RNA sequence: GGAGCCGGCCAGGCGAUCGCUCGCGGGGCAACCUGCGGGAGGAAAGUCCGGGCUCCGGCGGGCAAGGUGCCAGGUAACGCCUGGGGGGCGCGAGCCCACGGAAAGUGCCACAGAAAAUAUACCGCCACGGGCCUUCGGGCCCGGGGUAAGGGUGAAAAGGUGCGGUAAGAGCGCACCGCGCGGGUGGUAACACGCCGCGGCACGGAAAACCCCACCUGGAGCAAGACCAAAUAGGGAAGCAGCGAGGGCCGGCAACGGUCUUCGCACCGUCGCCCCGCGGGCUUCCGGGUAGGUCGCUCGAGGCCGCUGGUGACAGCGGCCCCAGAUGGAUGAUCGUCCUCGACAGAACCCGGCUUAUCGGCCGGCUCCACCU
Numbered sequence: 001g002g003a004g005c006c007g008g009c010c011a012g013g014c015g016a017u018c019g020c021u022c023g024c025g026g027g028g029c030a031a032c033c034u035g036c037g038g039g040a041g042g043a044a045a046g047u048c049c050g051g052g053c054u055c056c057g058g059c060g061g062g063c064a065a066g067g068u069g070c071c072a073g074g075u076a077a078c079g080c081c082u083g084g085g086g087g088g089c090g091c092g093a094g095c096c097c098a099c100g101g102a103a104a105g106u107g108c109c110a111c112a113g114a115a116a117a118u119a120u121a122c123c124g125c126c127a128c129g130g131g132c133c134u135u136c137g138g139g140c141c142c143g144g145g146g147u148a149a150g151g152g153u154g155a156a157a158a159g160g161u162g163c164g165g166u167a168a169g170a171g172c173g174c175a176c177c178g179c180g181c182g183g184g185u186g187g188u189a190a191c192a193c194g195c196c197g198c199g200g201c202a203c204g205g206a207a208a209a210c211c212c213c214a215c216c217u218g219g220a221g222c223a224a225g226a227c228c229a230a231a232u233a234g235g236g237a238a239g240c241a242g243c244g245a246g247g248g249c250c251g252g253c254a255a256c257g258g259u260c261u262u263c264g265c266a267c268c269g270u271c272g273c274c275c276c277g278c279g280g281g282c283u284u285c286c287g288g289g290u291a292g293g294u295c296g297c298u299c300g301a302g303g304c305c306g307c308u309g310g311u312g313a314c315a316g317c318g319g320c321c322c323c324a325g326a327u328g329g330a331u332g333a334u335c336g337u338c339c340u341c342g343a344c345a346g347a348a349c350c351c352g353g354c355u356u357a358u359c360g361g362c363c364g365g366c367u368c369c370a371c372c373u
Stems, first nucleotide, its partner, number of pairs: 001369010012338007020039008041344001045355002048353005053221004065217005070084005085099001086097004100212002105210002108205002122151002124147003128143006159177006178201001179199005184193003225295004235286006242265010267280004302321008339342001
C1' cells in the first nucleotide's frame, strides 16, 4: 500500500418564526391564557419465540396435541446468549450446522440399473462337459456351475490400499488404515487418545417419514381488567291511585279490612275536534351499566459511570440520573445558512431476544498478500 474478518458507536448540523402534546408553577367561575421543562428507533417493523401484568375458582395429576433436541454455564424465562465438543468451508482472521436414536418396530429409497437391503449375475473373467474349425499355438458356439476383483447404472452398490492366495476370485489369509464391542487414561460433561484386549466386519441412506427416548408448554389477552356513570330493557322497594258493580285469595266469630282481577263510566295516549277501534296505573328511589369519563399507563428484570468476581455471557456493590405516554391518536411545518447533500423507517401495556429493511461515516482489535528498513 492492497484485500479481508470480528466487535462497538453515530444516523445531517446550527439559527429564526408559527404550531401540537404531556408534566409542574401562576392567573381565571370556566373556556382558556402564560412561564419553565420533557417529547420516537436501532430497528419503534414482522408479531416469530420467551417472560412480567390481568382475568378465567385453584392450575395439582393424567391423556391428547404442539415444541425443543451435542455438553456445561448465564438468565425472570427462552427456540436467546456465552464457553466448550463434533462435523463442514476458508491459506488465514474467522464463518456455517434441527448436531439424540436407523442392532425397538413399521414403512420409504423416483429415474436408471442385473441388483436399492433376506443381496444380486447384464456385460466381462474362470475352470468343467459337449459340438464345430484349426496354420495344432488355439479360436468360436451351446450347457449347467464358480466369481464381486474389472465394466456399466445411479444421489447412494454391501469397508479401503497393498501383498499373498486361487482355475478365476473373494477378509479367503496377512499388514496398515477404517469400523464395532469391552476396558483404561484425561475431562464436571459432550468427547478425545500413535493406550490395552477382543471381533474379519456382524451396522447402505433417510427420523424437516411414522415412531422411540429425554425435557418443556393450562387458556385468553390492555378491545386484559377495575371504577364512576346520562339513557334504554328487564328487576326490586316505598308512596299515591276517581265512582259503581261482580269474582278469587288472605286475616277476622262477625261487621269489616287487605290484596289481585273483570266490566261500565270518568281520565290519559293514539291528529286540532267528533265517532269507531286500539292501548294504558302514576311518581320517586334503589339497582342495572349503554354513550361518555377515570384508572390500568409508564420508576423499570431501567439508564450511565466506577470497582470487584468470572475466559465469557453475566453477577454483586457504590455513586449519579428520570428519559414520550396520546385515545381520531402529539413529536410537525416554513424560511435562512453550512457541509461530505442525508438510508430504512413512526411508539399505543411493558420487558428480554430473534429475524427482516437500512445512504453513508467513525473507533478498536485481528488476518492474508506485496514492497521497504